The prediction has a mean pLDDT of 84. This is a predicted structure of a 79-nucleotide RNA (c-di-GMP-I riboswitch aptamer) from a Methylococcaceae bacterium. It was read from a public genome assembly, where an Rfam model found it.
[in-house]
């Protein structure tokens, strides 16, 4: 330095729920909370999912991504 990740350490994020505001909605922002996570950091590229939204389909627009892959970056450091 690279792969990998025990015991720890320094930190980080934050499910569900509650409250306020925004949005047709999915959902978002902020605060409280604390399910969980070694990438639950970033991207939204592929598949899946949700909304507009219907009797069915196509096309279109939007959402989240802590579902599965992928790419980029990253703390400590035994074996």
């Nucleotide at each position: 330095c690279g792969u990998u990740u025990c015991c720890a350490a320094a930190g980080c994020u934050a499910a569900a729920c509650c409250c306020a505001c925004c949005g047709u909605a999915a959902g978002g922002u902020a605060g409280g909370u604390g399910c969980a996570g070694a990438a639950a950091g970033u991207u939204g590229c592929g598949g899946a999912u949700c909304c507009c939204a219907a009797a069915g389909a196509a096309a279109g627009g939007g959402a989240a991504a802590g579902c599965c892959g992928a790419a980029c970056u990253g703390c400590c450091g035994a074996a």